[in-house]
RNA sequence: GGUGAUGUAGUUCAGUUGGCUAGAGCGCAUGCCUUGCAUGAGGUCAGCGGUUCGAAUCCGUUCAUCACUC
Repeated sequence: GGUGAUGUAGUUCAGUUGGCUAGAGCGCAUGCCUUGCAUGAGGUCAGCGGUUCGAAUCCGUUCAUCACUC
């Protein structure tokens, strides 16, 4: 240099071919009858642009990480 994959909550992940208010485990906060239970907080879905009535999802591009290859 070329090709490909991944990017969603503090963390690990789901989201089945575009459509309800984006969810779960762990963690965190509060309360309680404390081996646990209940409630709550936390997301511009990596950035920008495009397609569409509608985008986490499709397309282009940039960035980051990883793998393969010269």
The prediction has a mean pLDDT of 80. The RNA shown here (transfer RNA) has 70 nucleotides and comes from Bacteroides sp. L008. The RNAcentral record of the sequence draws on ENA. Lineage of the source: Bacteria > Bacteroidota > Bacteroidia > Bacteroidales > Bacteroides. It matches the Rfam family "tRNA". By type it is a transfer RNA.